[in-house]
The RNA shown here (transfer RNA) has 73 nucleotides and comes from uncultured Oscillochloris sp. The organism belongs to Oscillochloris, within Bacteria.
């Protein structure tokens, strides 16, 4: 220098066909217990890496950039 893959909640991540942003763990509240843990119920938490484009509509498609992993040189 070139190719491929990846970036979504505090962490690990799903979302493959363009229209509802989800799960597990963690966190908060309540129930339960003498108390703690576990369990049960509820809740908060997201510029979907950044910028631009296409579209009625973009996490998703196209272009550029940043960072990480990997392959080739």
């Nucleotide at each position: 220098g070139g190719g491929g893959c990846g970036a979504u909640a505090g962490c690990u991540u799903a979302g493959u066909u363009g229209g509802g942003a989800g799960a597990g763990c963690g966190c908060c509240u309540g129930c339960u217990u003498u108390g703690c843990a576990a369990g049960c119920a509820g809740g908060a938490g997201g510029u979907c890496c950044g910028g631009g484009g296409u579209u009625c509509g973009a996490a998703u498609c196209c272009c550029c950039g940043u960072c990480g992993c990997u392959c080739c040189a």
Model confidence (mean pLDDT): 81 of 100. Its Rfam family is "tRNA". Rfam classes the family as a transfer RNA. The sequence was found in a public genome assembly.